[in-house]
RNA sequence: GGCAGCCGCUUGUUUACAAGAGGAAAGUCCGGGCAGCACAGGGUAUGGUAGUCGCUAACGGCGACCGUCCGCAAGGAUAGGGAAAGUACCACAGAAACGAAACCGCCGAUGGCCGGCGUGCCGGUGUCGGUAAGGGUGAAAAGUGUGAGGUAAGAGCUCACGGUGUUUGAUGGCGACAUCAAACAGAGGCAAACCCUACCAGCUGCAAGGAGCACUAGUCAACCUUGACCCGAGGAUGUGCGCUCACCGCUGGAACCGAGAAGCAAUUUUCGGUCUAGAUAGAUGGCUGCCGAUUGGGGCUGACGCUUCAAUCACAGAACCCGGCUUA
RNA sequence: GGGAAUUAGCUCAGUUGGCUAGAGCACCUGCCUUGCACGCAGGGGGUCGCGGGUUCGAGUCCCACAUUCUCC
Numbered sequence: 001g002g003c004a005g006c007c008g009c010u011u012g013u014u015u016a017c018a019a020g021a022g023g024a025a026a027g028u029c030c031g032g033g034c035a036g037c038a039c040a041g042g043g044u045a046u047g048g049u050a051g052u053c054g055c056u057a058a059c060g061g062c063g064a065c066c067g068u069c070c071g072c073a074a075g076g077a078u079a080g081g082g083a084a085a086g087u088a089c090c091a092c093a094g095a096a097a098c099g100a101a102a103c104c105g106c107c108g109a110u111g112g113c114c115g116g117c118g119u120g121c122c123g124g125u126g127u128c129g130g131u132a133a134g135g136g137u138g139a140a141a142a143g144u145g146u147g148a149g150g151u152a153a154g155a156g157c158u159c160a161c162g163g164u165g166u167u168u169g170a171u172g173g174c175g176a177c178a179u180c181a182a183a184c185a186g187a188g189g190c191a192a193a194c195c196c197u198a199c200c201a202g203c204u205g206c207a208a209g210g211a212g213c214a215c216u217a218g219u220c221a222a223c224c225u226u227g228a229c230c231c232g233a234g235g236a237u238g239u240g241c242g243c244u245c246a247c248c249g250c251u252g253g254a255a256c257c258g259a260g261a262a263g264c265a266a267u268u269u270u271c272g273g274u275c276u277a278g279a280u281a282g283a284u285g286g287c288u289g290c291c292g293a294u295u296g297g298g299g300c301u302g303a304c305g306c307u308u309c310a311a312u313c314a315c316a317g318a319a320c321c322c323g324g325c326u327u328a
Numbered sequence: 329g330g331g332a333a334u335u336a337g338c339u340c341a342g343u344u345g346g347c348u349a350g351a352g353c354a355c356c357u358g359c360c361u362u363g364c365a366c367g368c369a370g371g372g373g374g375u376c377g378c379g380g381g382u383u384c385g386a387g388u389c390c391c392a393c394a395u396u397c398u399c400c
Stems, first nucleotide, its partner, number of pairs: 001291007009020004022315001026326002029324005034205004041231004046201005051065005066080001067078004081196002086194002089189002098143001103135002105131006112125006144162006164185009209248002212245001220238001223235004255274008292313009329399006337353004346384001355371005377393001379391003
């Protein structure tokens, strides 16, 4: 731990009879019901969510699909709006880290010097300039790859093909999106940095709140309420706080079980059946017998094993209720 | 029903994410002293509570969990 018996505990119309913890009752991470206050509206702030469609009382949940990434595949992951509005940041290294930049290299011009010889050229060194193709640093190098043209050398500088993005059009799809065509563009990363966009949220929680007995101490009056704030609005001689006890709220509900139907699914719906904790220091337990498992000790046996004694029996445990998520 | 903390043995820093995570006490070694303490010099010691994620890069940002403290 399982079964049976006995004794208790809580609740119910209480000697009897009936019922009596969970899949998570937990964490309190979301959402709703319910309750009180406020409801005349608007704005601001704050918080949250982030592909599309659907489900739902609602959700940050669930289902299906789309895109992206991983995988040979079956399949898996996905905090998945905007960096083409602005601001901030990008350590070290590196010439330069985002209003670019010339260290090496490549190329041009040129003075002096040195060297060579073929005697007016070549090479080295210096200065000025061009160049982002190549090297090197870095997580990232200026931001489309390959090829050709072009050039002093180079470069989307130009062209062809391919790739990316934006816009427009066509087709398919409810949609995210996909395919095709045309035009244009060259824009680093980072929003789990500020921010922008769209959408959602009134505040407080059953110690809410209602009503009963008893006790009463106070506050305010150019005041009080509008419960994040402002505008605006409202109120009247009342307003209204705290303490103790028992009651209601309290468990019949977006409930559970079975069958059928709709839907890919989440889910919804029809019929039939069932009633299934409600404590308030907090019930749901204890003892005995039999049985099972694990661990340890003793005895028997050459060993396997048998027997006996003791301990333990997954996580845990209602507190207004429900749907999820997460964790055990 | 809310809020906060967790970094060395103890008490705490850690800025706007960046270079090897620091300080005091404690511990160890040496010097000083007859010896000890004090003092001086040097040294060791870190799963930044745990697990994922964002990022080039996480103690720091985000998510989930654990433990502790605290308020109504």

Background: This is a predicted complex of two RNAs, RNase P RNA and transfer RNA, with 400 nucleotides together. It holds a member of the Rfam family "Bacterial RNase P class A". It is annotated as a ribozyme. From the family's description: Ribonuclease P (RNase P) is a ubiquitous endoribonuclease, found in archaea, bacteria and eukarya as well as chloroplasts and mitochondria.